[in-house]
Context: one part of a larger RNA
Molecule: large-subunit ribosomal RNA, domain VI
Organism: Moheibacter sp.
This record gives sequence, C1' cells and structure tokens, in this order.
RNA sequence: CGUUAGAAGUUUGAGUGGGCUUGACUCUAGUACGAGAGGACCGAGUUGAACGAACCUCUGGUGUAUCAGUUGUGCCGCCAGGUGCACCGCUGAGUAGCUACGUUCGGUUAAGAUAAGCACUGAAAGCAUAUAAGUGCGAAACUUGCCACAAGAUGAGACUUCUUUUAAGGGUCGUUGGAGAUUACAACGUUGAUAGGCUACAGAUGUAAAGGCAGUGAUGUCAAAGUCGAGUAGUACUAAUUACC
Repeated sequence: CGUUAGAAGUUUGAGUGGGCUUGACUCUAGUACGAGAGGACCGAGUUGAACGAACCUCUGGUGUAUCAGUUGUGCCGCCAGGUGCACCGCUGAGUAGCUACGUUCGGUUAAGAUAAGCACUGAAAGCAUAUAAGUGCGAAACUUGCCACAAGAUGAGACUUCUUUUAAGGGUCGUUGGAGAUUACAACGUUGAUAGGCUACAGAUGUAAAGGCAGUGAUGUCAAAGUCGAGUAGUACUAAUUACC
C1' cells in the first nucleotide's frame, strides 16, 4: 500500500515445511518342519542404540556486583577492622538464569490407491491362459492420518463484537520483562503490585565486628551468628503525573 467505512478479537485451511530409523531379549516353542543336526512364520511383551523436541524436579557444569579462607604490596595517622591492585590475585563452596553428562516425551497404530510379485473368473484360440473386457491381495516409497506455519490464497476467505466521526481504536510518553542488537512482542500506568525499596520465607556461605567469660597463650564460647545478585509471597514508601498526536 492492497484486501473498498474504520477497528478489536477468534478462526477455516489452498499451500509449505518437519517427522517417518532400528537392534537385542522373553513368551508362543525347543512347537510346526526335519532321520538327525538344527529350527521357524504369525502373534504378544520387555529393554536398548542413534536422532529429535521440551524442560531444570533429580545428578552434574557454569555462575567476573554471593559468602568464606588466604599470600604479597599500597592506602584509610597507628592497633583493630576494612579497601585498591596482583588472571575474578589464589583457593573452597554456591541461589536464580543458561545448560548436558540430567529428566520427560516422540517415531506407532490405521485408511486409500499402487510397484515388483501372487491370484480369481475368462475368451480371442470348443483346450490352456492372472488379461484382452472384468475382479482381488500386495511395500519404509505415493495420498491422508501426527507436529508447526499459513488469506499478499491479489482467488486477498469466514465468524463475533465495537464505532457512526475529533468516535471506536491505536500511538507518543513512563515503570518493566516470559521478550529483545534496534525495532518488534508481552505486562502495567494510581480504578495500580509494573520495577525499585521494605518485610517475611526459601536458598547460599558457615558462626561477622565490638564486648563479656575461660585459658599464660594460640584459641574456644556467648552465637545456626553475620552477610547475601537474580527466587516466592505480601506491602503503595519511591517512580509509572498531567498531557499530546
């Protein structure tokens, strides 16, 4: 811009893409078959491999503004306590998030028309012949069925609702994240829990400083302490004002 008033929402599916794998074992059954050796079809079940998707409950990884320990050196006048730099200085752990080595799930079944192939009826050709007319079975391939997208499908579809003109609706702006390079998308804007703060809890680290007590002292104890990024819930304290197109 179009789809022929303008919008909001829900859809149909022309079409497109994806998927389609397979082993071993058990039962049937040491049965059918076979002199024996050996050894099934059909059917039922169990468990895997590779591949794919989603997710983070578990097991791990990472987790550079979390906690603790610690070395050298500088600074905060000194002690104590901190802090800068040294690969995040090094080391031990680790929430959320992101992840696989983790967890869950998937391929199936089925229908149609067929290929090779196997057949029925059957003449030409009194026989025979699956074929000439006619009929049936038959595969991971084909068309459906499963998953996703999809009306610019210009063949522009359908349904519901709103507004009849400074309208409905949308945007600018602001607080943001299940989104994200920007945009877009999604949530919210006081008739408010959108983010921050605060409170509580979960969780991480592992018992802070100062002081008291015990000990000559190192140290121990009062003390599950102190500190804490992302998590869950609550709470208008702060910011989402007014407004404009």